[in-house]
The prediction has a mean pLDDT of 81. Small-subunit ribosomal RNA, 3' minor domain from a Candidatus Omnitrophota bacterium, 147 nucleotides, folded computationally.
Context: one part of a larger RNA
RNA sequence: CACCGCCUGUCAAGUCACCUGAGUUGAGUGCACCCGAAGCCGUUAGCCUAACCUUCACCGGAGGGCGAUGUCGAAGGUGUGCUUGGCAAGGAGGACUAAGUCAUAACAAGGUAGUGGUACCGGAAGGUGCUUCUGGAUCACCUCCUU
Numbered sequence: 001c002a003c004c005g006c007c008u009g010u011c012a013a014g015u016c017a018c019c020u021g022a023g024u025u026g027a028g029u030g031c032a033c034c035c036g037a038a039g040c041c042g043u044u045a046g047c048c049u050a051a052c053c054u055u056c057a058c059c060g061g062a063g064g065g066c067g068a069u070g071u072c073g074a075a076g077g078u079g080u081g082c083u084u085g086g087c088a089a090g091g092a093g094g095a096c097u098a099a100g101u102c103a104u105a106a107c108a109a110g111g112u113a114g115u116g117g118u119a120c121c122g123g124a125a126g127g128u129g130c131u132u133c134u135g136g137a138u139c140a141c142c143u144c145c146u147u
Base pairs, nucleotide, nucleotide: 003110005107008103009102011100013097014096015095016094019091020090023087024086025085026084027083028082029081030080031079032078033077034076039072041070042069043068044067046066047065048064049063052061053060113134114133116131117130118129119128120127121126
């Protein structure tokens, strides 16, 4: 590069991150129940037993060992919660990207002044109603200020 200007939104294409998502797959953890190793402790009518007691001896007793059994008990299992990750068809908006599409909403009174709130409507910008502001042009009047 100054209206042959500027500029808004939908739509189309691409990239990126995020949100949501039927579900799926991990991790951690709470509770309830099941099972219950090793081991400690308790019990013990079975079996074994040189030292101690008793006895001439046998037998018996104490103690010990094995076994059995009970409480506790790790791991494991079942059920049900909680927390936190991964993946995911689909869905929603966002950001960005020289020259795409449709319009032209805004910027001049932007060609219906614009704007805030709200309701309804519309491919989209948006339109309309009610209300609000002037950060509206023009004309007239009023008030104030300056000369």
It matches the Rfam family "Bacterial small subunit ribosomal RNA". The organism belongs to Candidatus Omnitrophota, within Bacteria.